[in-house]
């Protein structure tokens, strides 16, 4: 820097109190066993590899497909919200709840 994040996928051993990034605030996992570390398994399709099709052919570039391999990932949208912008409701009013965009910040991968 660029793409992508409402989908999809769990058992075992070990350990022994957290965890969900980090601050806050809410909601939530957790001694019917959190993190972590190993085994196995699975799920995707970012890369690499094959395939098909189309652009006359090679290159290359799009589509879809397979997954032996590199990563990643397997609670809950990134668990939700903080910051702005609409739109309905609510409240006299200061404001709040809901929805929806966009931001911020993260997280994969090239």
């Nucleotide at each position: 820097u660029c793409a992508u994040c409402c989908a999809g996928a769990g058992g075992g051993g070990c350990a022994g109190a957290g965890g969900g990034a980090a601050c806050c605030g809410g909601c939530c996992c957790g001694g019917c066993g959190a993190a972590g570390c190993c085994c196995c398994g699975g799920c995707a399709a970012c890369c690499c590899g094959c395939g098909u099709g189309c652009a006359g052919c090679c290159c290359u570039g799009c589509a879809c497909g397979c997954u032996c391999g590199g990563u990643g990932c397997c609670a809950a949208c990134u668990c939700c919200g903080g910051c702005c912008c609409g739109c309905a409701c609510c409240a006299c009013c200061c404001g709040g709840u809901g929805c929806g965009g966009g931001g911020c910040a993260g997280a994969u991968g090239a």